[in-house]
RNA sequence: UAAGACCCCAUGGGAGAGCGCAGGACACCCUGCCGCCGAAGGAGCAACGCCCCGGAAACUCUCAGGCACCAAGGACCGUGUGGGCCGC
Numbered sequence: 001u002a003a004g005a006c007c008c009c010a011u012g013g014g015a016g017a018g019c020g021c022a023g024g025a026c027a028c029c030c031u032g033c034c035g036c037c038g039a040a041g042g043a044g045c046a047a048c049g050c051c052c053c054g055g056a057a058a059c060u061c062u063c064a065g066g067c068a069c070c071a072a073g074g075a076c077c078g079u080g081u082g083g084g085c086c087g088c
Stems, first nucleotide, its partner, number of pairs: 001087001006084003009080005018034001020033005035067003041063001042061003048054002
């Protein structure tokens, strides 16, 4: 001391699925039962490789989480004359 990549922060966008049944007390809340969703997190694996093993996802599984609206959460994407790091 740039840019890019990566990490953090701020900000904009951001889906899916029962207003299920029963009880408490009424679509919210709690408990139980059943049915669903995948885009927090988690787990599994192909090619391939150094082959007991390692090894990706938005694929698969649903442990967790979630399923009226709102709110919250939300992978991912955009923006930043925001910060850090690597490099030089």

Description
RNAcentral holds the sequence, with entries from ENA and Rfam. Glycine riboswitch aptamer from Ascidiaceihabitans donghaensis, 88 nucleotides, folded computationally.